Molecule: transfer RNA
Organism: Puniceicoccales bacterium
RNA sequence: GCGGAUAUAGUUUAGAGGUAAAACAUCUGCUUCCCAAGCAGGGGUCGUCGGUUCGAUUCCGUCUAUCCGCA
Numbered sequence: 001g002c003g004g005a006u007a008u009a010g011u012u013u014a015g016a017g018g019u020a021a022a023a024c025a026u027c028u029g030c031u032u033c034c035c036a037a038g039c040a041g042g043g044g045u046c047g048u049c050g051g052u053u054c055g056a057u058u059c060c061g062u063c064u065a066u067c068c069g070c071a
Stems, first nucleotide, its partner, number of pairs: 001070007010024004018054001026042005047063001049061003
């Protein structure tokens, strides 16, 4: 330099056009003499910039970052 893959919550991952989700973590409450465990509830998220569409996490392009291959 060329080609390809990936980017979603603090972490690990689902979701492939119409309400963004689970587990763990965190916070609050219940339980307990206290702690742990358990139970109930809450907050928090689509890498950037454009395009398509009535509507984009999703489809297309650019950029950025990481990884793989070729030279």